Predicted 3D model of a 71-nucleotide RNA (transfer RNA) from Candidatus Shapirobacteria bacterium UBA1435. Its mean pLDDT, the model's own confidence on a scale to 100, is 82. Rfam family: tRNA. By type it is a transfer RNA. The source organism's lineage runs through Bacteria, Bacteria candidate phyla and Candidatus Shapironibacteriota. The sequence was found in a public genome assembly.
RNA sequence: AGGCCCGUGGUGAAAUGGUAUCAUCGAGGUCUCCAAAACCUUUGUUUAUGGUUCGAAUCCAUACGGGCCUG
Numbered sequence: 001a002g003g004c005c006c007g008u009g010g011u012g013a014a015a016u017g018g019u020a021u022c023a024u025c026g027a028g029g030u031c032u033c034c035a036a037a038a039c040c041u042u043u044g045u046u047u048a049u050g051g052u053u054c055g056a057a058u059c060c061a062u063a064c065g066g067g068c069c070u071g
Base pairs, nucleotide, nucleotide: 001070002069003068004067005066006065007064010024011023012022013021018054026042027041028040029039030038047063048062049061050060051059
């Protein structure tokens, strides 16, 4: 330099164009002599900008970041 793939809570992942969900972590509580475990409740998320659409995490363009391959 060229090509391909990926970007979703702190972390790991789901989600046919139609309420962004689950697990874990964090916080609070129940239980316990105290803790652990278990159970209940709860905070927090679509890389950015623009476009298409009644409606975008999803489709399109550009940028940024990461990974792989070629030279």